[in-house]
Molecule: small-subunit ribosomal RNA
Organism: metagenome
RNA sequence: GAUUAAGCCAUGCGAGUCGAGGGUACUUCGGUACCCGGCAGACUGCUCAGUAACACGUGGAUAAUCUACUCUCAGGUAGGGGAUAAUCCCGGGAAACUGGGGCUAAUACCCUAUAGGAAAUAUAGUCUGGAAUGACUUUUUUCUAAAAGAUUUUUCGCCUGAGAAUGAGUCCGCGGCCGAUUAUGGUAGUUGGUAGGGUAAAUGCCUACCAAGCCGACGAUCGGUACGGGUAAUGAGAGUUAUAGCCCGGAGUUGGGGACUGAGACACGGCCCCAGGCUCUACGGAGCGCAGCAGGCGCGAAACCUUCGCAAUGCCCGAAAGGGUGACGGGGGGAUCCCAAGUGCUGGCGUUUUACGUUAGCUUUUCUUAAGUGUUAACAGCUUAGGGAAUAAGGAGAGGGCAAGACCGGUGCCAGCCGCCGCGGUAACACCGGCUCUUCAAAUGGUGGCCAUUUUUAUUGGGCUUAAAGCGUUCGUAGCUGGAUUUGUAAGUUUCUGGCGAAAUUCUGUCGCUCAACGAUAGAACUUGCUGGAAAUACUGCUUAUCUUGAGACCGGGAGAGGAUAGAGGUACUCCUAGGGUAGGGGUGAAAUCCGUUAAUCCUAGGGGGACCACCUGUGGUGAAGACGUCUAUCUAGAACGGGUCUGACAGUGAGGGACGAAACCCAGGGGAGCAAACCGGAUUAGAUACCCGGGUAGUCCUGGGCGUAAACUAUGUGGGCUAGGUGUCACAUGAUCUUAGUGAUUAUGUAGUGCCGAAGGGAAACCGUUAAGCCCAUCGCCUGGGGAGUACGGUCGCAAGGCUGAAACUUAAAGGAAUUGGCGGGGGAGCACCACAAGGGGUGGAGCCUGCGGUUUAAUUGGAUCAACGCCGGAAAACUCACCGGGGGCGACAACUGGAUGAUUGCCAAUUGAUGAUCUUGCUUGACUAGUUGAGCGGAGGUGCAUGGCCAUCGUCAGUUCGUACCGUGAGGCGUCCUGUUAAGUCAGGCAACGAACGAGACCCCCACCUUCAGUUACUAGCGUAUCCCUUUUGGGAUAUGAGUACUCUGGAGGGACCGCCUUCGCUAAGAAGGAGGAAGGGGGGGGCUACGGUAGGUCAGUAUGCCCCUAAUCUCCCGGGCUACACGCGUGCUACAAUGCGUAAGACAAUGGGAUGCCACUCCGAAAGGAGGCGCUAAUCUCUUAAACCUACGCUCAGUUCGGAUCGAGGGCUGUAAUUCGCCCUCGUGAAGCUGGAAUCCCUAGUAAUCGUGUGUCAUUAUCGCACGGUGAAUACGUCCCUGCUCCUUGCACACACCGCCCGUCAAACCACUCGAGUAAGCUCUUGGCGAGGCCUUUCCAUUUUGAGGAGGUCGAACUUGGGGUUUGUGAGAAGGGUUAAGUCGUAACAAGGUA
Repeated sequence: GAUUAAGCCAUGCGAGUCGAGGGUACUUCGGUACCCGGCAGACUGCUCAGUAACACGUGGAUAAUCUACUCUCAGGUAGGGGAUAAUCCCGGGAAACUGGGGCUAAUACCCUAUAGGAAAUAUAGUCUGGAAUGACUUUUUUCUAAAAGAUUUUUCGCCUGAGAAUGAGUCCGCGGCCGAUUAUGGUAGUUGGUAGGGUAAAUGCCUACCAAGCCGACGAUCGGUACGGGUAAUGAGAGUUAUAGCCCGGAGUUGGGGACUGAGACACGGCCCCAGGCUCUACGGAGCGCAGCAGGCGCGAAACCUUCGCAAUGCCCGAAAGGGUGACGGGGGGAUCCCAAGUGCUGGCGUUUUACGUUAGCUUUUCUUAAGUGUUAACAGCUUAGGGAAUAAGGAGAGGGCAAGACCGGUGCCAGCCGCCGCGGUAACACCGGCUCUUCAAAUGGUGGCCAUUUUUAUUGGGCUUAAAGCGUUCGUAGCUGGAUUUGUAAGUUUCUGGCGAAAUUCUGUCGCUCAACGAUAGAACUUGCUGGAAAUACUGCUUAUCUUGAGACCGGGAGAGGAUAGAGGUACUCCUAGGGUAGGGGUGAAAUCCGUUAAUCCUAGGGGGACCACCUGUGGUGAAGACGUCUAUCUAGAACGGGUCUGACAGUGAGGGACGAAACCCAGGGGAGCAAACCGGAUUAGAUACCCGGGUAGUCCUGGGCGUAAACUAUGUGGGCUAGGUGUCACAUGAUCUUAGUGAUUAUGUAGUGCCGAAGGGAAACCGUUAAGCCCAUCGCCUGGGGAGUACGGUCGCAAGGCUGAAACUUAAAGGAAUUGGCGGGGGAGCACCACAAGGGGUGGAGCCUGCGGUUUAAUUGGAUCAACGCCGGAAAACUCACCGGGGGCGACAACUGGAUGAUUGCCAAUUGAUGAUCUUGCUUGACUAGUUGAGCGGAGGUGCAUGGCCAUCGUCAGUUCGUACCGUGAGGCGUCCUGUUAAGUCAGGCAACGAACGAGACCCCCACCUUCAGUUACUAGCGUAUCCCUUUUGGGAUAUGAGUACUCUGGAGGGACCGCCUUCGCUAAGAAGGAGGAAGGGGGGGGCUACGGUAGGUCAGUAUGCCCCUAAUCUCCCGGGCUACACGCGUGCUACAAUGCGUAAGACAAUGGGAUGCCACUCCGAAAGGAGGCGCUAAUCUCUUAAACCUACGCUCAGUUCGGAUCGAGGGCUGUAAUUCGCCCUCGUGAAGCUGGAAUCCCUAGUAAUCGUGUGUCAUUAUCGCACGGUGAAUACGUCCCUGCUCCUUGCACACACCGCCCGUCAAACCACUCGAGUAAGCUCUUGGCGAGGCCUUUCCAUUUUGAGGAGGUCGAACUUGGGGUUUGUGAGAAGGGUUAAGUCGUAACAAGGUA
């Protein structure tokens, strides 16, 4: 207790009253009880199931009606009669109840009378009215036929008629839900008529007969939903949504049916029957109906006390007193809604200071105690007195929207938050907790619904080229709209006015509850409306008469692939025949299948066949669209131009409807050359049901039908008007000029088509722009996020394929358009580069070795780094390094606790051990600190380079990256930075809505090349002097030292010089380019340094620094040993070679850079050498490392696995170092492997370069095939290009933006979800055929009769049950199909770039 259950109900109460109608009994004589009788139980109350309807609202009608009680007026109330209940007697029954007999009364009932009433008939008349069928008067007839008394003696009744009021019945106009997947539809009492019946009353309301109507696209019928309205929420409004509760109306009172009584009912608390449910029972029967008030069960997310009172307001009865009243008035319960108030105030002190604590005071609304008042009784409230700050604060939030934390701790894509966006993967303002803050407050939040936001259903007020959206096209019905002038009308429209539109609600004023909510009162508004009257006539409509400009007709000469039919022609192709001719042909990226010696392909000639119609051909023409192309003829349609002859608005659009409608497809009959789905082969491929090739059937063609769709596109419906132009082209007309006089050429204007460019304007932009997507008018169609889906179901069309119409569940936060920036492309263009090619030179890849990496192995083989790692981490690790492995030891500043002169601690011998006073034990020594625990700390080559700094790599040997101002664009953004030429260069020049500027490039700095000048030691020595030595016949020459000098060399400073400056040519008179002169050097002279904005979460926490995390007696630190050196194998950088341009031996010549004090080491000696022993000089232009080698000369080797090559192994020796076994280097002797120029592939290089030769240095105790530097010898080729690989710029496409290592599609596999189909099956609702039929009502008959009752017959209404059928809804159903969703499944790669076959 509206939403779900109009589900079921225990118990109590909810409708009685009247003694002044009557009878009986009792009596306390007041009255009470029972019965007859009267009135009321048709109101009130509750509920919202049904109902889409005259149910409701509003306005009318009743000339088609009724109305108890009430009021007004008029008249009356006469005479009779027979019963019956209660009661008494006798029964039946468990009960409920009931049968028989005997009394009795009435305001109960009946008869007669009168008044009256009703109906019919006839004849007229009067009145009302829009209209008599009405009213009144008159005549006749028929029917019906009134009354009641009481009493307290003046009242209450009773009867008849008329009227009023009230209430009710019926009818009508208009208004208000959804669905057409309900329409060649619905309807048989259906629509109408006549005659009856019936009702208070019109009517098919019912019956008989007759006719065949009636409703429907302005939505009938059917289905779904729903009581309707006043009103409520929201909104600026228009609207949208709701309408249980209050008021009005309706309907219902367990489901269904029926009548009775009555003024009124087909009756919630009356009756009868059926159904289902329940109760009692003696089993024979009987009873009940809370959607009244409480209350219970059930249902549910969901809703109170089995209260008090008739005191107030009303209602019923009564003459009244009064009685009754779960209506109503009160109380109780519920933060359910609205409203109001409070939870304190002041001072001092303290604290963490807009706050809290404490303390002293103040106030008392509220609270509490008591009394009074209040009330039917209470409660509340009010009044008075006392007490005491007492009795009273929570919720949500703090990343944004959105007020409030750049707080702390925890957690670590977990747990969780989140309306939406989004937080959380170890520094979370977003989770959890704390603190602080914000906001509202007896509330605050969540969830759901509705409105607004939303112009996001657009009437106000939207759209349809590309975002969703124009029907494929056209004709045309209904509808909508419609040119100019005029007459009338006044329907629309406008103004004024009357009636109605209940109250409550809303607004405003005033007033009453302490205020307010609430209420009262007055006015307004509202129900957006209906209706009557009066006026106006601009516009619309209707009507009258005209007009010509819209439209149509007619005439004229032209244009055209317009359509249909028939005939004619042409080339190619193919087939056949004949001839010629010989081995191939064909095809492709390359091939093969295929054809060919039975003669192909090819050439020539002839014949057959079918299809097609080159050139002309044109962003030309025609047509409604689809579409239409050789020529000729016939038939036929339309448009343009010109004329201005006729009609006179005849028009526009067009729901339904009709017609046409590419290709493909279907049916039937022909035809079949070529081409060619399917199919068969050959290739390609991982596969290839494809792309390519060889064949090939339907089909393509014709005739007759069907289908009715296309990116049927201008993605732009049709018609009309208006709004700048420019420039082509087609047709016609007119004018001009030329003319070869042609149907000629050129040109101008006009009309009408068809293109391009563009003003204004429009548009999101792209773009459109008199051929509008501009500004207006008319009309039709269509759209409302993506998917599911143009699917399912239903209907309809079709032979089929399929077309048309066309949803929902579910799922999803986007899908989409246009443009921008980037990136990308098996897109395009331009430029550039030896980390590109070309032309060349030399390598790597093959061998052996060195070295780094991977892998494997291992106790460990530490770790990092993969275009931009791999002789890299300066990383050549014997220990150290060292981070790894095995074994062992040591270490905690500081603080607290503890122990400690009964000795903490330090040192020592021995034992233990691989070793150690580290440890244990014994002893000695020393003399004040301290083990352990807890906290904290040192340290960490432990983690995180995806937390970082710094540094580096790389794009990049690139030429780019930006800014200011202006301009363009709604904006992202563009321009500048583009174009042309040029450059190594965004270098420069010219052009340009840009003008300037910055970083980068360049300039600059360093080195090298030439010159000048200054300087002159440790450099140099030309000339000069001196000394010594050597050679020489002499002149003389040479060397060394020294004096001297600064010419030269050299070194170090400072300057000069080169600038396209000069000439020629090209170019634009430019920038510049090519060549030349001069010059040491020529066009950037050569080489280097520096190297932008940024990207790569590139590399490095293992160089250092550093956040966070971790370890803390071990991940710290030390020691010993091992390992990083392993070895089936793979990869990278190198070295040495394979030899004669060589190798070996001997002899001879010429550098530069750089290093050097536990270092370089001259010189001498020893050794075969490595090396050793002495030892000068040198802190270094002084001394030293330090003999450079390739090269030259001579000799040998003579093409051989060698006198090439040197690996490997053996022996001996040396050096460094604590140590050389794992694991160093060197020397000598011996041994003498592979290798005879290296596949695919790949690297470097353009001049003092490549190649080749050695030297120095770094590392370093020792060790260089490495890195860095130095010099010696010293080429070839190109002077280009964009083919490959890339880079830069411009442009283009894009479904990419984590940016192609992108995106993304479909099958299959898995899970879940909803829907569809489905043999069926179960149930409900509804319509209908038939059967049976409770019971009621009407008529009639008969019997018994006092009323009345029983039976029969006929008619009618009719529930429940049942048979068959139709429609519809729901549940369930083996199985089937598709769809959607779901981090990492399978197969391919269909789409996006030319997406690799558009």